[in-house]
Molecule: c-di-GMP-I-GGC riboswitch aptamer
Organism: Steroidobacteraceae bacterium
């Protein structure tokens, strides 16, 4: 300098419960652990959800500027130990 993910230290943390903030999708704290070698970080690209306001004659329905990085791709950054 590159690859790898067996071992060990460490790490993160779904349901599901609480509070909290939103119109909602869902954040964010604390519990709590199905799982994760990038489950660190970014919505670029393709996907999902959700519609306050807008569009509608409408409560139908449509539409992302909201929102998921634990849906896949990609970009990008890194900690211990061990092996070639």
């Nucleotide at each position: 300098c590159u690859g790898c993910a067996u071992c060990a230290g460490g790490g993160c943390a779904a349901a599901c419960c609480c509070g909290u903030c939103g119109a909602a999708a869902g954040g964010c704290g604390g519990g709590g652990a199905c799982g994760c070698a990038a489950a660190g970080c970014c919505a670029c690209c393709g996907g999902u959800c959700u519609a306050c306001a807008g569009c509608g004659a409408g409560g139908a329905g449509c539409u992302a500027u909201g929102a998921c990085a634990g849906c896949g791709g990609g970009g990008u950054u890194a900690c211990c130990a061990g092996c070639g």